[in-house]
This is a predicted structure of a 350-nucleotide part of an RNA (small-subunit ribosomal RNA, central domain) from Asterella californica. RNAcentral holds the full RNA, with entries from SILVA. Model confidence (mean pLDDT): 87 of 100.

Context: one part of a larger RNA
């Protein structure tokens, strides 16, 4: 490289849009590029292969003859691919009427709770811990009432649930927007799948600027414990966490499982929607579609486990992996403000 993998052994890009290349539903027609068949010409000799000959055999010599096949012409086939045309509705898309939702962004508001401040009543401990002491308190402290202010996060509901590509998303309400899914029809007519580069989003930390700071709280300062305590636990507490504009671009960004299409035994749930059925009605019963989960045959799997939401059985397209360490390292190169991020080796060793 061929071949063999990628749930846990190395191996799925963090996700999703899309460019080129690749691949592609059904019907009939033309074309013959690829396919296929005949036929020519041609691919020096030597060599390898087979069947003779010649050194007394053999190596050696040699003489005919190919197989396998490329390569160019030349006459046909028409079955799949490909082109050309013309068509079709099953994939795919629009239209239409419901309908589920923490999907997005902006805006207003609500209550509980924490903590300052104050003001009132009291009058001595509070407060931590295994015990303690740093701390707070008599300049009136902890409790308890009554105001007032400020951040930030939304108890119940709430689930094995919804939702969205993914990171995510929950307190109410409004505007305004994005997919999704039932169903009945009408329409457009392969318009599709995938996606090399390339683009956008991307927890948290973290960085610039500018506000904001109630709780928590890396750093950091005391009290503890301990031989010792740069920790565990306590008492402070800065940076951050919040908000606006920007950068960054990683994560056990995990279903450790790429994305699409099709087939393949049943049973239980649960969401959403739709017939039927049944009733004054909405439960309840059966069923269709979609999402989402338990169990479990065939299968498969080194085994756990997976099993119609497959890690089955096929097809296409992309990514990626080749024995540990050296290594996600150096050096070079894009990129950042920097912190670093991407791209990535060899020597050497076992």
């Nucleotide at each position: 490289u061929u071949g063999g993998g990628c749930g846990u052994a190395a191996a799925g890009c963090g996700u999703c849009u899309g460019u080129a290349g690749g691949u592609g539903g059904c019907u009939u027609u033309u074309u013959a590029a690829g396919u296929c068949c005949g036929c020519c010409g041609u691919c020096a000799a030597a060599u390898c292969c087979c069947a003779g000959g010649g050194c007394u055999c053999a190596a050696c010599c040699u003489u005919g003859g190919a197989c396998a096949g490329g390569c160019g012409g030349u006459g046909g086939a028409a079955a799949c691919u490909a082109c050309c045309a013309a068509g079709c509705u099953g994939g795919a898309g629009u239209a239409c009427u419901g309908u589920a939702g923490g999907g997005a962004c902006a805006g207003a508001g609500a209550g509980a709770a924490u903590u300052u401040c104050u003001g009132a009543u009291g009058g001595a401990g509070c407060g931590g811990u295994g015990a303690a002491a740093u701390g707070c308190g008599u300049a009136g402290a902890g409790a308890u009432c009554g105001g007032a202010a400020a951040g930030a996060a939304c108890a119940c509901c709430a689930a094995u649930g919804a939702c969205a590509a993914a990171a995510g998303c929950a307190c109410u309400c409004u505007a305004c927007u994005g997919g999704g899914u039932c169903g009945a029809u009408a329409u457009u007519g392969a318009c599709a799948c995938g996606g090399a580069g390339a683009g956008a989003c991307g927890a948290a930390a973290g960085c610039u600027a500018g506000g904001g700071g109630a709780g928590c709280g890396a750093a950091u300062g005391g009290g503890a414990u301990u031989a010792g305590a740069u920790a565990c636990u306590c008492c402070a507490g800065u940076a951050g966490u919040c908000c606006u504009a920007g950068c960054c671009g990683u994560a056990a960004a995990c279903g450790a499982u790429g994305a699409a299409u099709a087939c393949u035994a049943a049973g239980c749930g649960c969401u959403g929607u739709g017939c039927g059925u049944a009733u004054c009605g909405a439960c309840c019963c059966g069923u269709g579609c979609a999402a989402u989960g338990c169990u479990a045959u065939a299968g498969c799997u080194a085994a756990c486990a997976c099993g119609u939401u497959a890690a089955g059985u096929a097809u296409u397209c992309c990514g990626c992996c080749u024995g540990g360490g050296g290594a996600g390292u150096a050096c070079g190169u894009u990129c950042g403000c920097a912190a670093g991020a991407a791209u990535g080796a060899a020597a050497c060793u076992c």
It matches the Rfam family "Bacterial small subunit ribosomal RNA". Rfam links the family to the GO terms structural constituent of ribosome and ribosome.